[in-house]
This is a predicted structure of a 265-nucleotide part of an RNA (large-subunit ribosomal RNA, domain VI) from a Candidatus Zixiibacteriota bacterium. The prediction has a mean pLDDT of 89. RNAcentral holds the full RNA, with entries from ENA. NCBI's taxonomy places the organism under Bacteria, Pseudomonadati, Candidatus Zixiibacteriota.
Context: one part of a larger RNA
RNA sequence: CGUAGGAAAUUUGAGGAGAUCUGACCUUAGUACGAGAGGACCGGGUUGGACGAACCGCCAGUGUAUCUGUUGUCGCGCCAGCGGCAGUGCAGAGUAGCUGCGUUCGGAAGGGAUAAGCGCUGAAAGCAUCUAAGUGCCAAGCCCACUCCAAGACUAGAUUUCCCAGCUUUAUGCUCUAAAGGCUCCUGGAAGAGUACCAGGUUGAUAGGUCACAGAUGUAAGCACAGUGAUGUGUUCAGUCGAGUGAUACUAAUAAGCCGUGAGA
Numbered sequence: 001c002g003u004a005g006g007a008a009a010u011u012u013g014a015g016g017a018g019a020u021c022u023g024a025c026c027u028u029a030g031u032a033c034g035a036g037a038g039g040a041c042c043g044g045g046u047u048g049g050a051c052g053a054a055c056c057g058c059c060a061g062u063g064u065a066u067c068u069g070u071u072g073u074c075g076c077g078c079c080a081g082c083g084g085c086a087g088u089g090c091a092g093a094g095u096a097g098c099u100g101c102g103u104u105c106g107g108a109a110g111g112g113a114u115a116a117g118c119g120c121u122g123a124a125a126g127c128a129u130c131u132a133a134g135u136g137c138c139a140a141g142c143c144c145a146c147u148c149c150a151a152g153a154c155u156a157g158a159u160u161u162c163c164c165a166g167c168u169u170u171a172u173g174c175u176c177u178a179a180a181g182g183c184u185c186c187u188g189g190a191a192g193a194g195u196a197c198c199a200g201g202u203u204g205a206u207a208g209g210u211c212a213c214a215g216a217u218g219u220a221a222g223c224a225c226a227g228u229g230a231u232g233u234g235u236u237c238a239g240u241c242g243a244g245u246g247a248u249a250c251u252a253a254u255a256a257g258c259c260g261u262g263a264g265a
Base pairs, nucleotide, nucleotide: 001152005163006162007161008160009159010158011157015149016148017147018146021049022048023047024046025045026044027043033038051106052105053104054103055102059100060099061098062097066093067092068091069090070089071086072085073084074083075082076081110144111143112142117137118136119135120134164264165175166174167173176262181259182258183257184256185201186200187199188198189197206252207251208250209248210247211246212245213244215241216240217239222235223234224233225232226231
């Protein structure tokens, strides 16, 4: 910009993309078959491999703004207590998130038309012949079916709901008006390079803060006591804490502006 008014939702599916794999075991059955050796079709069930998708309750990894221990050195006047730097200084753990080595799920079943192939009826050609007319069966393949995208599918589809004036000389008119809805802007996000998308903007839990809880670390500082002291014990499952869950307007989403018109060739 188009989809002959504007808008918000919900959809149909032309078309496109994806997927399409396979083993072993048990049973049928030591049956059919076969002198024996051996040894099934068909059917039923179980369990795997590889591949793919989703997810993080379990297991595991990461987790440089979490906690702890500790070395050297510098600083905060000193002690104590802290902070900086040394690959995150090193080391031990670890929430959320992201992940796989973890978990769950998938390929199924069915239908249609067929290939090779196997047929029925059947002439040309009194026979024969699956074919010439007619007609049936049959494949991991084809078309459906399964999952996803999809009306710019220009044949531009469908459904529901919402919205919008008077005058007049009829015009690129005058006066009034600015709907529904959208955008800017702002708070943010399991959305994201940006844009987009989504949740919100005081009629508010969108983010931060605070409180509570979960969870992590592992018993803070100070003081007291014991010990010559290093240190230990008590106060104290303490103290501290990024992302998690819930609550709470304390802080910030204020205020405002813009687009879009007036019933539609």